[in-house]
RNA sequence: UGAGUUGGCGGGCGGCCGCGAGCGGUGCUUCGGCAUCGUUCGAGGAAAGUCCGGACUCCACAGGGCAGGGUGGUUGCUAACGGCAACCCGGGGCGACCCGCGGGACAGUGCCACAGAAAACAGACCGCCGCGGCGACGCGGUAAGGGUGAAACGGUGGUGUAAGAGACCACCAGCACCCCGGGCGACCGGGGUGGCUCGGUAAACCCCACCCGGAGCAAGGCCAAGAGGGCGCGUCAUGCGCCUGCGCGAGCGAGAGGGCUGCCCGUCCUGCUCGCGGGUAGGCUGCAGGAGCCCGUCGGCAACGGCGGGCCUAGAUGGAUGGUCGCCGCCCGGCAGGCCGCAAGGCGUGUCGGGCACAGAAUCCGGCUUACACGCCAACUCGUCCG
Numbered sequence: 001u002g003a004g005u006u007g008g009c010g011g012g013c014g015g016c017c018g019c020g021a022g023c024g025g026u027g028c029u030u031c032g033g034c035a036u037c038g039u040u041c042g043a044g045g046a047a048a049g050u051c052c053g054g055a056c057u058c059c060a061c062a063g064g065g066c067a068g069g070g071u072g073g074u075u076g077c078u079a080a081c082g083g084c085a086a087c088c089c090g091g092g093g094c095g096a097c098c099c100g101c102g103g104g105a106c107a108g109u110g111c112c113a114c115a116g117a118a119a120a121c122a123g124a125c126c127g128c129c130g131c132g133g134c135g136a137c138g139c140g141g142u143a144a145g146g147g148u149g150a151a152a153c154g155g156u157g158g159u160g161u162a163a164g165a166g167a168c169c170a171c172c173a174g175c176a177c178c179c180c181g182g183g184c185g186a187c188c189g190g191g192g193u194g195g196c197u198c199g200g201u202a203a204a205c206c207c208c209a210c211c212c213g214g215a216g217c218a219a220g221g222c223c224a225a226g227a228g229g230g231c232g233c234g235u236c237a238u239g240c241g242c243c244u245g246c247g248c249g250a251g252c253g254a255g256a257g258g259g260c261u262g263c264c265c266g267u268c269c270u271g272c273u274c275g276c277g278g279g280u281a282g283g284c285u286g287c288a289g290g291a292g293c294c295c296g297u298c299g300g301c302a303a304c305g306g307c308g309g310g311c312c313u314a315g316a317u318g319g320a321u322g323g324u325c326g327c328c329g330c331c332c333g334g335c336a337g338g339c340c341g342c343a344a345g346g347c348g349u350g351u352c353g354g355g356c357a358c359a360g361a362a363u364c365c366g367g368c369u370u371a372c373a374c375g376c377c378a379a380c381u382c383g384u385c386c387g
Base pairs, nucleotide, nucleotide: 001383002382003381004380005379006378007377008376009375010374012327013326014325015324016323017322019042020041021040022039023038024037025036026035027034028033044358048369049368051367052366053365054364055363056216057215058214059213068212069211070210071209072208073087074086075085076084077083088102089100090099091098092097103207104206108205109204110201111200112199125146126145127142128141129140130139131138132137154172155171156170157169158168159167173197175194176193177192178191179190180189181188182187220285221284222283223282230276231275232274234272235271236251239248240247241246242245256270257269258268259267260266292311293310294309295308296307297306298305299304329356330355331354332353333352334351335350336349338347339346340345
């Protein structure tokens, strides 16, 4: 200096005017609040998709099983996970490194497009060989050769044969089993034996192992208006006056009308009064101190964990976090003129205009996935040049 790989960080500055919340002051108030001033705080790396896991809440629940759903190399981390770390295996790259929906296809069943003769208990289209036939062709043998396909029943060489074939032999590849060594383990290295070879597909059913109760902050809890409806107590005690069934009248929350029945008691219906309880509107809470953040240190390859110190950091609910002006930086375009160059073109200056993303909390937390203008840093890899 060129080309890369991996990981991380940032997401301009200031003034003015607004908006929401906490605290304090002042004023008004129907005491519920409202207005105003000061001060402090006020979105993200993804707040997003709502995909996975948990906290929390209510409901259900003796225990076991079936059904259903999910996960799937190993060992760890974690509150948990389908997440993360390290490692193993397979694949890609010269390399740093990247990718993998990575259990089982000798438990059973299914499927394998097109092409091809044949796609799985094999099978004969061409070819080759034998026999028959003048011949066309027929019968039989053959998976070595051709051709098809993503995939064709091990590969190479030899023996053998009518031609051939693990039919047999040597080496190689692969499979199963056994032994030795290494590793916690996935697995790796080495040796031996065996039949000579066994297709793929489980994001097809299925089998194996492990995990999973349901609903969700509109969960749940508390207070509770008006109107209507539900339940319960009471629905009198009595004084005075007279014209004897009417009038007046203190007390008192109210104290009437009717049915059974002619009257009293009792009871029922309606009304009235008082009390009780449930729910709605509405309000409060849940709800911001937490698996919290930062720094240091120790253990660990790491994910992560232990210890010590420091910090308090949004809380709206017709839903606050915005608008405007100026300056700086970067990018794009126009114009002017400068330098270098034969030229194509390159470099830098001034000015004008435009742009600077993706996107915004709503119970909280851990992840995953997706979107994203621009700038910066670190480690590592492969080159080139100079010393």

A computed fold for a 387-nucleotide RNA from Actinophytocola sp., annotated as Bacterial RNase P class A. The prediction has a mean pLDDT of 78. Rfam family: Bacterial RNase P class A. The family's RNA type in Rfam is ribozyme. About the family: Ribonuclease P (RNase P) is a ubiquitous endoribonuclease, found in archaea, bacteria and eukarya as well as chloroplasts and mitochondria. The organism belongs to Actinophytocola, within Bacteria.